[in-house]
RNA sequence: ACCUCAUCCAGAGGGGCAGAGGGAACGGCCCGUUGAAGCCCCGGCAACCACCGCAUAAUUAAAAAUUAUGCGCCACGGUGCCAAUUCCGACUGAAAACACUUACGUGUUUUCGGGCAGAUGACGA
Numbered sequence: 001a002c003c004u005c006a007u008c009c010a011g012a013g014g015g016g017c018a019g020a021g022g023g024a025a026c027g028g029c030c031c032g033u034u035g036a037a038g039c040c041c042c043g044g045c046a047a048c049c050a051c052c053g054c055a056u057a058a059u060u061a062a063a064a065a066u067u068a069u070g071c072g073c074c075a076c077g078g079u080g081c082c083a084a085u086u087c088c089g090a091c092u093g094a095a096a097a098c099a100c101u102u103a104c105g106u107g108u109u110u111u112c113g114g115g116c117a118g119a120u121g122a123c124g125a
Stems, first nucleotide, its partner, number of pairs: 002124001004122005013042005021031003026089003043082003048078002052072007086117001091114010
């Protein structure tokens, strides 16, 4: 770097070094010398995995064990995260309002969905 699946409107910051960028990318809008990125220390959030318990199913003659799924518990372990909904949008569907139009219709705004992209985790190769 890749496949698949799940989640992404919740939550959680101080210090030291450093010194101008950062929020993935494009547009916007923000954050930043009252100190950005990065590195270190300490702290915290959450509960994906793991641990533990229960239920169901498969395997078995039966039980045990194992595996899968679901629920619960925990926060010692493996990750992750700690401005703004993934900060918002982009592509598309529907609805409403307004404007223009003889009309078909067009445009703008708002709301609600879907999709794309991305992030994180788990399994696999």
A computed fold for a 125-nucleotide RNA from Bifidobacterium breve, annotated as SAM riboswitch aptamer (S box leader). The coordinates come from a structure-prediction model, not an experiment, and the mean pLDDT is 82. Of the family's consensus pairs, 97% are formed in the model. The organism belongs to Bifidobacterium, within Bacteria. It matches the Rfam family "SAM riboswitch aptamer (S box leader)". Its family is annotated with regulation of gene expression in the Gene Ontology.